[in-house]
RNA sequence: GGUAUAGCUCAGUGGUAGAGUGUGUGCUUAGCAUGCACGAGGUCCUGGGUUCAAACCCCAGUAGUACCU
Numbered sequence: 001g002g003u004a005u006a007g008c009u010c011a012g013u014g015g016u017a018g019a020g021u022g023u024g025u026g027c028u029u030a031g032c033a034u035g036c037a038c039g040a041g042g043u044c045c046u047g048g049g050u051u052c053a054a055a056c057c058c059c060a061g062u063a064g065u066a067c068c069u
Stems, first nucleotide, its partner, number of pairs: 001065001003063002007021004015052001023039005045061005
């Protein structure tokens, strides 16, 4: 300096939190795989501040990471 959001990889630049993948159930099959449908799974790292309203803006902290010395 940049990063922290679902089990994992990541979107989301102030107004309802999402995708892929994984996972559960069902359909399909003689069975499996593939495919299709539906679902579960989030204190948006922590604490403050600004605002009618913060994952998003500001401050401090924590964790891990890159670079310089």